[in-house]
Molecule: c-di-GMP-I-GGC riboswitch aptamer
Organism: Bacillota bacterium
RNA sequence: UUCCGAACGGGCAAACCCGUCGAAAGGCGGGGACGCAAAGCCACGGGCCCUCGAGUGAGGCGAGGGUAGCCGGGUUGCCGAAG
Numbered sequence: 001u002u003c004c005g006a007a008c009g010g011g012c013a014a015a016c017c018c019g020u021c022g023a024a025a026g027g028c029g030g031g032g033a034c035g036c037a038a039a040g041c042c043a044c045g046g047g048c049c050c051u052c053g054a055g056u057g058a059g060g061c062g063a064g065g066g067u068a069g070c071c072g073g074g075u076u077g078c079c080g081a082a083g
Base pairs, nucleotide, nucleotide: 003083004080005079011036012035016031017030018029019028020027021026034069040075041074042073044072045071046070047067048066049065050064051063052062053061
């Protein structure tokens, strides 16, 4: 340093509720904990969600927005047992 994840110290915060922003998906703040060794950060690839457009029976296509706690990837980082 990398893999790894015992211990110590801790950290984050799902659903739901209240307030707020948004057309919506969803975001933010407070409460609250389902869980998480990156559940820190980044929309690069894929997936999923919302909106709009032409067309249309539907699907599909195009554009915009979202989701990092869907997966992959990038990047930064606490602690130090066994191996």